A computed fold for a 531-nucleotide part of an RNA from an uncultured bacterium, annotated as small-subunit ribosomal RNA, 5' domain.
Context: one part of a larger RNA
RNA sequence: GAACGAACGCUGGCGGCGUGCUUAACACAUGCAAGUCGAACGCGAACGGGUUCUUCGGAACCUUAGUAGAGUGGCGCACGGGUGAGUAACGCGUAAGUAAUCUACCCUGACAUCUGGAAUAACUCACCGAAAGGUGUGCUAAUACCGGAUACGCUGAGUAAUCAGGAAAGGUGGCCUCUUCAUGAAAGCUACCGUGUCGGGAGGAGCUUGCGUACCAUUAGCUUGUUGGUGGGGUAAUGGCCUACCAAGGCGACGAUGGUUAGCGGGUCUGAGAGGAUGAUCCGCCACACUGGAACUGAAACACGGACCAGACUCCUACGGGAGGCAGCAGUGAGGAAUAUUGCGCAAUGGGGGCAACCCUGACGCAGCGACGCCGCGUGGAUGAUGAAGGCCUUCGGGUCGUAAAAUCCUGUCAGAUGGAAAGAAAUGCCCUAUGCCUAAUAUGUGUAGGGUUUGACGGUACCAUCAAAGGAAGCACCGGCUAACUCCGUGCCAGCAGCCGCGGUAAUACGGAGGGUGCAAGCGUUGUUC
Numbered sequence: 001g002a003a004c005g006a007a008c009g010c011u012g013g014c015g016g017c018g019u020g021c022u023u024a025a026c027a028c029a030u031g032c033a034a035g036u037c038g039a040a041c042g043c044g045a046a047c048g049g050g051u052u053c054u055u056c057g058g059a060a061c062c063u064u065a066g067u068a069g070a071g072u073g074g075c076g077c078a079c080g081g082g083u084g085a086g087u088a089a090c091g092c093g094u095a096a097g098u099a100a101u102c103u104a105c106c107c108u109g110a111c112a113u114c115u116g117g118a119a120u121a122a123c124u125c126a127c128c129g130a131a132a133g134g135u136g137u138g139c140u141a142a143u144a145c146c147g148g149a150u151a152c153g154c155u156g157a158g159u160a161a162u163c164a165g166g167a168a169a170g171g172u173g174g175c176c177u178c179u180u181c182a183u184g185a186a187a188g189c190u191a192c193c194g195u196g197u198c199g200g201g202a203g204g205a206g207c208u209u210g211c212g213u214a215c216c217a218u219u220a221g222c223u224u225g226u227u228g229g230u231g232g233g234g235u236a237a238u239g240g241c242c243u244a245c246c247a248a249g250g251c252g253a254c255g256a257u258g259g260u261u262a263g264c265g266g267g268u269c270u271g272a273g274a275g276g277a278u279g280a281u282c283c284g285c286c287a288c289a290c291u292g293g294a295a296c297u298g299a300a301a302c303a304c305g306g307a308c309c310a311g312a313c314u315c316c317u318a319c320g321g322g323a324g325g326c327a328g329c330a331g332u333g334a335g336g337a338a339u340a341u342u343g344c345g346c347a348a349u350g351g352g353g354g355c356a357a358c359c360c361u362g363a364c365g366c367a368g369c370g371a372c373g374c375c376g377c378g379u380g381g382a383u384g385a386u387g388a389a390g391g392c393c394u395u396c397g398g399g400u401c402g403u404a405a406a407a408u409c410c411u412g413u414c415a416g417a418u419g420g421a422a423a424g425a426a427a428u429g430c431c432c433u434a435u436g437c438c439u440a441a442u443a444u445g446u447g448u449a450g451g452g453u454u455u456g457a458c459g460g461u462a463c464c465a466u467c468a469a470a471g472g473a474a475g476c477a478c479c480g481g482c483u484a485a486c487u488c489c490g491u492g493c494c495a496g497c498a499g500c501c502g503c504g505g506u507a508a509u510a511c512g513g514a515g516g517g518u519g520c521a522a523g524c525g526u527u528g529u530u531c
Base pairs, nucleotide, nucleotide: 001531002530003529004528006527007526008525009524010523013377014376015375016374017373018372019370020369021335026333027332028331030330031329032328035075036074037073040072041071043069048063049062050061051060052059053058082288083287084286091213092212093211094210095209096208097207098206101205102204103203106201107200108199109198110197111196112195113194114148115147116146117145123138125136126135127134128133154165155164156163157162170193171192172191173190174189175188179186180185181184214260215259216258221251222250223249226248227247228246229245230244231243232242233241263285264284265283266282267278268277269276270275290311291310292309293308313324314323315322316321341367343366344365345364349363350361351360352359353358380410381409382408383407390401391400392399393398414472416467417466418465419464420463424458429453430452431451432450433449434448435447436446437445475520476519477518478517479516480501481500482499486515487514488513489512490511496503497502
């Protein structure tokens, strides 16, 4: 000199864009952060309103409504969001390999979607419990579950022929051409969505390997599933990954083992560069989710807001037993020099579910707070010498603050008031028109084009115009040398200053005050850290 997720002191007008627990991976009140689908399925209220009856207590029916609701089932919950405790490791980075592998949803190709069955929740009834919750009986549906058939390019066996094994689920809209019943419908036809099997793709993931990846030798020896082989198990898959047996190996001064510290990278800061330091925000990867462990489901987890066991802690309890996990967003306490709102909205972008309408989304978009940072703007401009008053200095002549002020003439940024007023919105859905495809069809469905309709948290915000008015808006540090900037008074080795040299003991440009000056400026200094 530059930089900072900074803090502290003094001061503080506005805006834009960023950014904000670096400490206790400390403990957490409260609310929200993951749901959705009735076009998979069976049930199914109430309040309110109405009608009738009434022993005036009420009862029945219609409606509310096949709504609310819970349940079965599907998909999602493994994404998104947080944190950096652990980890010196194939964890990360880079380059390869996988003939040793998997892949739900998505795109694409081919074929298929036939035929049966038995349950169960919800519900009813009975019961246990303070609660959390649970037990039994009876009934019921499905795209839930289980058989059978069929079987390709799948799997296994075999040289081959071939043999053996293994699937599926329906739903919605429309129609009467064919078949059956017969004005119309479905067991029929058709369109779409789904389901099954086998390929291909995209994206994703697992595993393996070369090289690189902190400090200590005041850590020199380490190792028995250890190193290798065979058989077996296990996995999507290789492998001591696990197991039985066999052999006795394997690593190490090119630093094994042990210890300490640490998430890694893109990057960031500095520097002419080489390098050094660093790893906040943003992006990629990894690890973790009160602590420890082992699993289930699933395409994928050994799963932050799932389940089980143990532990610590907190809470409820009828003392028998239960409930919980903010390193999600806000917020609280504590710690600390120190770090924000218990805000608005799903309008946009993206995600989950759904044919869709739509629902959910503390992701995200916005707003709030903080000069925490960067950038921009302003605090007025011109004229104005009796060089006013006043302050300070003085050699008492004067000098300086100083065109500075006053005064005169202007301007109108920002802030203020009034009025107008966006872009961010394109879609989806619905309606109309034209046209193509499927089809028996001019139905339905679907594609394309055009038109109409609908949606804004921010926000009456940005922006624009008008009004009034110099009116509301400057400080901080320094002035001995380094280092730009000097005099007076006070003090008297005292009080104090200080980054280094050093100032102060009666004329201190170095302490304190004042006038003046210098530097930067909505900031300026100090402290800390890095180069």

Its Rfam family is "Bacterial small subunit ribosomal RNA".
Its mean pLDDT, the model's own confidence on a scale to 100, is 85.
The full RNA is in RNAcentral, with records from ENA and SILVA.